[in-house]
Context: one part of a larger RNA
Molecule: small-subunit ribosomal RNA, central domain
Organism: uncultured bacterium
RNA sequence: CUGGGUGUAAAGGGAGCGUAGACGGCAGGGCAAGUCUGGAGUGAAAGGCAGGGGCCCAACCCCUGGACUGCUCUGGAAACUGUCCGGCUGGAGUGCAGGAGAGGUAAGUGGAAUUCCUAGUGUAGCGGUGAAAUGCGUAGAUAUUAGGAGGAACACCAGUGGCGAAGGCGGCUUACUGGACUGUAACUGACGUUGAGGCUCGAAAGCGUGGGGAGCAAACAGGAUUAGAUACCCUGGUAGUCCACGCCGCAAACGAUGAUCACCAGGUGUACGGGGGCUAACAGACCCCCCGGUGCCGAAGCACGACACAUUAAGUGAUCCACCUGGGGGAGUACGUUCGCAAGAAUAAAAACUC
Numbered sequence: 001c002u003g004g005g006u007g008u009a010a011a012g013g014g015a016g017c018g019u020a021g022a023c024g025g026c027a028g029g030g031c032a033a034g035u036c037u038g039g040a041g042u043g044a045a046a047g048g049c050a051g052g053g054g055c056c057c058a059a060c061c062c063c064u065g066g067a068c069u070g071c072u073c074u075g076g077a078a079a080c081u082g083u084c085c086g087g088c089u090g091g092a093g094u095g096c097a098g099g100a101g102a103g104g105u106a107a108g109u110g111g112a113a114u115u116c117c118u119a120g121u122g123u124a125g126c127g128g129u130g131a132a133a134u135g136c137g138u139a140g141a142u143a144u145u146a147g148g149a150g151g152a153a154c155a156c157c158a159g160u161g162g163c164g165a166a167g168g169c170g171g172c173u174u175a176c177u178g179g180a181c182u183g184u185a186a187c188u189g190a191c192g193u194u195g196a197g198g199c200u201c202g203a204a205a206g207c208g209u210g211g212g213g214a215g216c217a218a219a220c221a222g223g224a225u226u227a228g229a230u231a232c233c234c235u236g237g238u239a240g241u242c243c244a245c246g247c248c249g250c251a252a253a254c255g256a257u258g259a260u261c262a263c264c265a266g267g268u269g270u271a272c273g274g275g276g277g278c279u280a281a282c283a284g285a286c287c288c289c290c291c292g293g294u295g296c297c298g299a300a301g302c303a304c305g306a307c308a309c310a311u312u313a314a315g316u317g318a319u320c321c322a323c324c325u326g327g328g329g330g331a332g333u334a335c336g337u338u339c340g341c342a343a344g345a346a347u348a349a350a351a352a353c354u355c
Stems, first nucleotide, its partner, number of pairs: 003325004007307002012321001014201004021194003025088002028085004033081002035077008049065006091191001092188003095184004103177007110154001115149007125136002162169002206247006215241002220236004258320006266297005272292006301309001327355003336347004
């Protein structure tokens, strides 16, 4: 390279946008680069191959043929690919009419609860545990009432409910704003798919500067437990958690399942979104159907593998990208390079040694 693979055995990039490239709908016309076909030239000899011959055989040598799958020039064909021309509407997009949603950003605002402060009532305990103790409390705690401060999170609704590309998103209101879906079929006319590099986003933790700090809580201190207890349990408690700006760029970033398109039995759920029909004067409820989502069960199939998957495929095909393929450890480490303030990350990737 070919081939075979990638849910769990090695293997899908964390996600998107998109460059080059690769691939690409229907019908017609032109060209002839690819493609097919005819002819000419060349493709040295030796060697190799096939047939035959000469040394007793063989090695070796000789003859003939074919081959040298190629290149160049030239005549033709036009189905397919390509290219050019004009056209089409089914792919794709736009318009119009709608309803749904924790989609995003910013500003404002609400109540419950915890903590703290002030004042009142009130008196000896509170707290905590398996049991305790550390701790708090006669300088009046815990409990309770009233007022105040501040920060963070939004009970019920809440649902294998919704939205988002992923990460993720949940009190309420307003402003700005992205996407999807349904109906319609007015418009554009292949404008598409994928996407190496690249760019952007990317939970938590962590870092820088400045704020903030109620609760929780790495580290840390104390009390217990224990043979010990650098833990589990308890009392405290600092970073952090929150905000703004800037970094970091990793996760079991998981559906461990790349994106897009087409096809291939059914059944059942969805107070998920939209539309249509039926009974009908209208509306609603019920029932049925269509499109889009989200679940469960299950046939064929899945190379004869298991679990399982099964129109939301891991089935049958197509296009493009990524990745794996010489056991386990050493090791995704050293060295090199790039990025980063650092922590470290990315890339490429060993060896000694060892089982």